[in-house]
RNA sequence: GAGGAGGCUCUGGAGAAUCCCGCAAGCCGUGCGGGUGCCGAAGGUGCAAGGCGCAAGCCGAAUCUCUCAGGCAAAAGGACAGGGCAGGCAU
Numbered sequence: 001g002a003g004g005a006g007g008c009u010c011u012g013g014a015g016a017a018u019c020c021c022g023c024a025a026g027c028c029g030u031g032c033g034g035g036u037g038c039c040g041a042a043g044g045u046g047c048a049a050g051g052c053g054c055a056a057g058c059c060g061a062a063u064c065u066c067u068c069a070g071g072c073a074a075a076a077g078g079a080c081a082g083g084g085c086a087g088g089c090a091u
C1' cells in the first nucleotide's frame, strides 16, 4: 500500500389484526390462557444448474419455497444497502 470473511458503530430499511373470547371485583390499560384471519426480510426447512457415485444416494443459491420459529398501531426487531472505527489474517 491492496484485498476478503467476521466484529463494533451510524444512516436508510418492506409486508401483514391497535381482530375476537375467557380470567384477574366495574371502565381503560396491562398480564395470562385460548380462537380465527393474515405476513416474510431475524433464525430454520426444501432445491435448479452443476459436481461426486456402478447404484441407492450425497453435495449444492436466492429477497424463490415452507411458515417450524418469528411477526401483523407506535416503539422494538428487521434481510439487505451505504458510511465510519478498531483489531487480526494472508500477499
Base pairs, nucleotide, nucleotide: 007085008084009083010082011081012080017036019035020034021033022032023031024030037072038071039070043068044066046064050059051058052057